[in-house]
Molecule: transfer RNA
Organism: Candidatus Uhrbacteria bacterium
RNA sequence: GGAGGGUUCGCCUAAUGGCAUGGCACCGCACUCGAAAUGCGGCGGGAGCAAUCCCUUAGAGGUUCGACUCCUCUACCCUCCG
Numbered sequence: 001g002g003a004g005g006g007u008u009c010g011c012c013u014a015a016u017g018g019c020a021u022g023g024c025a026c027c028g029c030a031c032u033c034g035a036a037a038u039g040c041g042g043c044g045g046g047a048g049c050a051a052u053c054c055c056u057u058a059g060a061g062g063u064u065c066g067a068c069u070c071c072u073c074u075a076c077c078c079u080c081c082g
Stems, first nucleotide, its partner, number of pairs: 001081007010024003018065001026042005044055004058074005
């Protein structure tokens, strides 16, 4: 230099162009004499007293009524070729 694959919550992971999924960890509560286990709830960011609203799939554009998904460029990681 060339080719292919990958990047989603703290970690792992799913997602035919149509509400971003589940697990672990963590937090709260219940249970207990107290723990563990188990059960229930919560668990990206911002605004707001709240209801609620806005943004978020590496970054930036494009296509589309609608994009994690398709196209372009960039960054980083892995594999192969020279």